[in-house]
RNA sequence: AAUUUACAACGGAGAGUUUGAUCCUGGCUCAGGACGAACGCUGGCGGCGUGCCUAACACAUGCAAGUCAGGGAGAAAAAGGUAGCAAUAUCUUGAGUAAACCGGCGAACGGGUGAGUAUAACGUAGACAACCUUCCUCGUGAACGGGGAUAACUCCGGGAAACCGGAGCUAAUACCCGAUGACAUCCGAGAGGAGCAUUUCUUUCGGAUCAAAGGCCCCAAAAGGGCGUCACGAGAUGGGUCUGCGCCCCAUUAGAUAGUUGGCGGGGUAAAAGCCCACCAAGUCUACGAUGGGUAGCUGGUCUGAGAGGACGACCAGCCACACUGGAACUGAGACACGGUCCAGACUUCUACGGAAGGCAGCAGUGAGGAAUAUUGCUCAAUGGGCGAAAGCCUGAAGCAGCGACGCCGCGUGAAGGAUGAAAUCCGUUAGGAUGUAAACUUCUUUUAUAGGGGAAGAACGACCCGGUUACCGGGUGUGACUGUACCUUAUGAAUAAGCACCGGCCAACUACGUGCCAGCAGCCGCGGUAAUACGUAGGGUGCGAGCGUUGUCCGGAAUUACUGGGUGUAAAGGGUCCGUAGGCGGGCCGGCAAGUCGGUGGUGAAAGUUCGCGGCUCAACCGCGAAAUUGCCAUCGAUACUGCCGGUCUUGAAUCCGAGAGAGGAUGAUGGAAUUCAUGGUGUAGCAGUGAAAUGCGUAGAGAUCAUGAAGAACACCAGUAGCGAAGGCGGUCAUCUGGCUCGGUAUUGACGCUCAGGGACGAAAGCGUGGGUAGCAAACAGGAUUAGAUACCCUGGUAGUCCACGCCUUAAACGAUGGAUAUUCGGUGUCGGUCCCGCUCAGCACUUCAACGGAGUGUUGAGCGGGAUCGGUGCCUGAGCUAACGCGUUAAAUAUCCCACCUGGGGAGUACGAUCGCAAGGUUGAAACUCAAAGGAAUUGACGGGGGCCCGCACAAGCAGUGGAGCAUGUGGUUCAAUUCGAUGCAACGCGAAGAACCUUACCUGGGUUUGAAAAGCUCUGUAAACCGAUGAAAGUCGGCUAGCGUAGCAAUACGCGCGGAGUACAGGUGCUGCAUGGCUGUCGUCAGCUCGUGCCGUGAGGUGUUAGGUUAAGUCCUGCAACGAGCGCAACCCCUACACUUAGUUGCCAUCAGGUAAUGCUGGGCACUCUAAGUGGACUGCCUACGCAAGUAGUGAGGAAGGUGGGGAUGACGUCAAGUCCUCAUGGCCCUUACACCCAGGGCCACACACGUGCUACAAUGGUUGGUACAAAGGGCUGCGAAGCCGCAAGGUGAAGCCAAUCCCAAAAAACCAACCUCAGUUCGGAUUGGGGUCUGCAACUCGACCCCAUGAAGCUGGAAUUGCUAGUAAUCGCGUAUCAGCACGACGCGGUGAAUACGUUCCCGGGCCUUGUACACACCGCCCGUCAAGCCAUGGAAACUAGGGGUACCCGAAAGCGCUGCGCCAACCGCAAGGAGGCAGGCGUCUAAGGUAAAACUAGCGACUGGGGCUAAGUCGUAACAAGGUAGCCGUACCGGAAGGUGCGGCUGGAUCACCUCCUUU
Repeated sequence: AAUUUACAACGGAGAGUUUGAUCCUGGCUCAGGACGAACGCUGGCGGCGUGCCUAACACAUGCAAGUCAGGGAGAAAAAGGUAGCAAUAUCUUGAGUAAACCGGCGAACGGGUGAGUAUAACGUAGACAACCUUCCUCGUGAACGGGGAUAACUCCGGGAAACCGGAGCUAAUACCCGAUGACAUCCGAGAGGAGCAUUUCUUUCGGAUCAAAGGCCCCAAAAGGGCGUCACGAGAUGGGUCUGCGCCCCAUUAGAUAGUUGGCGGGGUAAAAGCCCACCAAGUCUACGAUGGGUAGCUGGUCUGAGAGGACGACCAGCCACACUGGAACUGAGACACGGUCCAGACUUCUACGGAAGGCAGCAGUGAGGAAUAUUGCUCAAUGGGCGAAAGCCUGAAGCAGCGACGCCGCGUGAAGGAUGAAAUCCGUUAGGAUGUAAACUUCUUUUAUAGGGGAAGAACGACCCGGUUACCGGGUGUGACUGUACCUUAUGAAUAAGCACCGGCCAACUACGUGCCAGCAGCCGCGGUAAUACGUAGGGUGCGAGCGUUGUCCGGAAUUACUGGGUGUAAAGGGUCCGUAGGCGGGCCGGCAAGUCGGUGGUGAAAGUUCGCGGCUCAACCGCGAAAUUGCCAUCGAUACUGCCGGUCUUGAAUCCGAGAGAGGAUGAUGGAAUUCAUGGUGUAGCAGUGAAAUGCGUAGAGAUCAUGAAGAACACCAGUAGCGAAGGCGGUCAUCUGGCUCGGUAUUGACGCUCAGGGACGAAAGCGUGGGUAGCAAACAGGAUUAGAUACCCUGGUAGUCCACGCCUUAAACGAUGGAUAUUCGGUGUCGGUCCCGCUCAGCACUUCAACGGAGUGUUGAGCGGGAUCGGUGCCUGAGCUAACGCGUUAAAUAUCCCACCUGGGGAGUACGAUCGCAAGGUUGAAACUCAAAGGAAUUGACGGGGGCCCGCACAAGCAGUGGAGCAUGUGGUUCAAUUCGAUGCAACGCGAAGAACCUUACCUGGGUUUGAAAAGCUCUGUAAACCGAUGAAAGUCGGCUAGCGUAGCAAUACGCGCGGAGUACAGGUGCUGCAUGGCUGUCGUCAGCUCGUGCCGUGAGGUGUUAGGUUAAGUCCUGCAACGAGCGCAACCCCUACACUUAGUUGCCAUCAGGUAAUGCUGGGCACUCUAAGUGGACUGCCUACGCAAGUAGUGAGGAAGGUGGGGAUGACGUCAAGUCCUCAUGGCCCUUACACCCAGGGCCACACACGUGCUACAAUGGUUGGUACAAAGGGCUGCGAAGCCGCAAGGUGAAGCCAAUCCCAAAAAACCAACCUCAGUUCGGAUUGGGGUCUGCAACUCGACCCCAUGAAGCUGGAAUUGCUAGUAAUCGCGUAUCAGCACGACGCGGUGAAUACGUUCCCGGGCCUUGUACACACCGCCCGUCAAGCCAUGGAAACUAGGGGUACCCGAAAGCGCUGCGCCAACCGCAAGGAGGCAGGCGUCUAAGGUAAAACUAGCGACUGGGGCUAAGUCGUAACAAGGUAGCCGUACCGGAAGGUGCGGCUGGAUCACCUCCUUU
């Protein structure tokens, strides 16, 4: 100081991953800590710890247990002496020493290991009246007298050896005999206590039995003392035995047990006991888990955890067990003995082959095994042990050292300054940035390392000496393996010392390059297919640091086994239901006890450890001291509220009784009508039946229809109802009999008799099974007919089991309210069923009263009915609080509580396998693992989808008109072909598309010929001065040659500079090469569809919802009304353009009413601007007015007015988004690729091919027409490299010609259909014009491949087009021409223009597309979705299986070592007795008992392997189908049965976890 009280302090974190998103459930994974660890990379020092977890595998070598004043005997080396010439002999010392032997004590400790052991262990608390204890301590007493051996030793013998045998000598604290002997032991007798008791203690008397060892030391000697010996008592220590409690997993181990359980008697032991034996009895253990199997040494403690727990049991400490394997005893105080013995076995070694020897799980060490674990070290100095009186000896115990970063702890690898932010590297937008004060450099320090010097503590005993107050104390001398170590100090000099992992998220930390689903990473999610922060490398960064990572294991997180602290309607999970045993739990009051419970005290809970405080090593780790704690057990005293036990009592729980009541409750028997089918008969004739449509089937041998009669079996319409009854399954005509339960009322009786219920028992739909009946209808299987690609189905026609009855099995269902039972409590509303009570009304009966009397009125009472109220019991619906993940539940709880039972713990494998059990079988019950996945799942949300629903719209259908699809031709595409037929576009939304125009060019393609800084652009350096022109060659491009010799400025000039041009070189150009899935931009499409969103608020845990839904209305999310919404944005509409009307303004190139002039004629001219027109502006239309309807919005009207009427018509305008839609070949652009070529130039060819297929068009098939002739009326455009008039030529295309026009002026330019007239007269034609021949024109450098047009001739197919399909709702379709862009030329295409000009729309059932609301969903890549099963292939684990192998155990039998015990002992023998013979006693031997090992036999079990076989799982792109998810196209699912390639189909019963419509009932709102 820790202690107590109060404060204070201590003390619990989550994340990723299922989804488009959400909440929940639920698993998987991560972050933390730990380790006797191992592996990878790296490695400076010290301290303290720690180190074969595997083969209890085998071991070379050395050491680990000896010691001693008991005993006898007794060396050697060496040294010295004597004798001798010497060899040698001998003596002394060494030495009574060494070594060996007899004897004593020790060797049973210490040290190792964890095989065995689930109990003979261990832990804890007790007991021994059932025990032992060497050495030690204390006490009492005693040691007398004798005897015979034996080892060593000597001799002999055997043996290779180990060793053995024989003979002989000798001693003892060795051995033996005798004596003595009690407070010892036993027996007998007596007395007194104790104890529950068997018994035991004390004491008295008598009897019996048992001892001994001596030598040595001190002392001159004796006496005496010390050590030792014997007996007894006591203590201490150490053990032995017994008992309570605690102590792993499996019930797919449920029964085990014959010495088994007990008794009497005996044996045995130190001691109780079946410990052993004989006999007797039949017990004993077990669901509170016996027996069996598996695994395991136990504990203090260690790790983790907030704790409770969980896991573990290295080091240290306690206990146990073991010592090559198995068995056994001997000796001893103690062993059944690690370094002893005997036997058996395996192994190893030696051997002379006859025999021997051995046991490291002691310390080192070796081999082996293994991922893996150290030195054949030093010392007894300290601590401890053995022996000894002691010195001392021994001690691989121990103390130390060595090796290993194996762990913990500490220290260091430098400190301060230092920016031109050096160099270098990396990044870069090329500006710069980062590494980075980091380095260099300057100043300083010296821990550590190195060297030198100094230098401890651990040491005090003992012994000896001295002294003293003398079992001891003080002083002195002496003793250190570690060790010249720790530590201190001096010197030198930054000198000697940094790595590892990671950087996508979790999780702190980012860039570049390489790679290109490759290589690789990965703990989970997941990265990688050309821009990888995820692979590899680099730079940078982050974390830790002499370490850092990885792997493995344990705890944690995980409330993911939930005691603390979970759940079961739908996520995994309530047993099918009831009865009931054990068990658990249990009403009110009183009394007693004190087991549980609570409190006090005592004992124990070893030490170490943990925690706290203090202290010692410089700190820390480590260590010491103290305290607390050790949550437990035992004993004792007390308390008595609660539980319990005992006793008493009560009535409310429960039951009984009495009186009523409802009911498809059950069983048996009887009976009824309708229907169906069949049979018979009558009438009657050609069909019936069946379906989406058909067919099979039935019928002229008379069906079906109809009438009558009969037969049979099964089921009971209406009533009938979220009505009733029953435990559930389930129960339905009527009547009878028997019978169970329930409700209400009375409050009489009993007096807690109750609740629940593991095992157990009973019941238990349908299907199915057995035996025997029965069989009308229906109907698995089966057959036939259809459908279909197929159709083992759905549909149809038949049809057998079965369905029915009796008896017996089966025992399962979506056996569901997916909700176990019981009790109590907790707001309301509204139905319904059954009682009871009250009120009112009606009716009936009875009684009484009354009146004007045979009728009425009133009162009372009984019964029935109706209505209302209250209450009890059942059964529904709605809703509050509360609960719930949500949905929902909500007095009939899924609320709040208590009690009991059952069940769950990720998905798949699998309710499978094996085993057991039940069953006649089918099969049921119980019920795993390997392996595999990171999910599987619930509820709700938003979408999308539906062969779901509702509403609405659209030329979507319908009603119409004209077409396409058939022909010929044009054009595009596919395909094919080719040297090339360039490329792109591919459902709608590619295909007369890019291409508004491929003969060359274009052109991107092919062939050939050429060029290489390049055809064009542009920078720099060097150099030159051209270009143009001419010639040769060539297909051209080009190549070669000739000729000529720039401009400007300065300067006389040379020359310099600049510009232009050429050449050389270098950076670069160039690419219609790739990627539209890297992109921008642009575009298509849904769709001009009416939608898409936001802010705030509100609702919801949340995703989200609301608004935006609803009722109306609209073309419209257009507007109105309502509403937890109020507002707003992008879209709609409007604003813009064209057009329809009018006005104003302006009149040239337009116009011409009036006036004038003129012509063959014409606005031709003057003039005019009224009109038309032109082109600018303005007005006009808004449901404004009326009527009707409506709340309003608005709608309707042959309304009015108006040029126009409800958006007047048309155009432009395209929300949020979808399709990785299209385009890298318009353009732009990242990345990649080519660079004498994938670039560029040129000639020719190709893009134009042609068996064929498709799309889009043109022309037709003719008379509403064709041909010929005549007559008329547009709009909108274009025009100078242009339009080109008139005139002339040509049949024509066209030519010639040139006026006019840069255009309201001129030209293209003729409009055509129409109209008038004529001919044609229904034909392959006077229709049609393809094709082909001939001749031409035009453009163009050039019409061969490959242009357009004209003329003559030719005159094909085609006579209105199959299935299918397109456009169009009014100035539209149809039809008729005209123009323009592109363009030298080329138009049936495209884009525009006007002329003529219809038909039809009842309507929204259906097809298609779309919008809104709603519903289902297993879809979200969103139905072109998802997904099931067989088959085929590969891989993996597993079940069965003839057989085989191995193992442990049991049973029966055989054999049976050693040892103990018993018997025997004829052989042998020293002690005692005896003169002797002999006896007592003992030994060898023999026999018996028991038994290890071994053997044999049959079976069981466990594990492995196993031809073949069964299913299962996994594996981008295999086969067959389409079962499920939407009404999944036959609703699905459950049980069962049959059938089928497969999913599956069908029958029977059940469920809703089925959509939709209608109806019924109920509820809510108005």

This is a predicted structure of a 1566-nucleotide RNA (small-subunit ribosomal RNA) from an Ignavibacteria bacterium. It was read from a public genome assembly. Rfam family: Bacterial small subunit ribosomal RNA. Gene Ontology terms of the family: ribosome and structural constituent of ribosome.